[in-house]
RNA sequence: AAUGCUGAAGGGCAAACCUUCCGAAAGGAUGGGGCGCAAAGCUUCCGGUCUAAGUUCCGCAAGGCGGGAUAAGACAGCGGGGUUGCCAGG
Repeated sequence: AAUGCUGAAGGGCAAACCUUCCGAAAGGAUGGGGCGCAAAGCUUCCGGUCUAAGUUCCGCAAGGCGGGAUAAGACAGCGGGGUUGCCAGG
C1' cells in the first nucleotide's frame, strides 16, 4: 500500500422502558437507560412493513357518526442496492 478475512481491548452507536417536547397517527427529538450492533455511519433507488391527517368511496336514524381504499407521512435496528469510513490483528 492492497484486501475486508478475523476480532471488539481503546473508542463508537444504543432496543425495550421512563421524562419532556413535536406530530392526526405511524413515528421523531432531548435526557436517563442498555437489548443488542462491526457499518446499528449516510442514502428511500428496489422490495417489504407501519400509519391514514388529507383525499376518495360506501352505509346510516345524516351539517354527524361508522366502515373501506389510498403516502404526498414514516421505518436505514426488515432485507437488498449505492456511498463513505475508525482501531487491533491476519
The RNA shown here (c-di-GMP-I riboswitch aptamer) has 90 nucleotides and comes from a Desulfobacterales bacterium. The sequence was found by an Rfam model in a public genome assembly.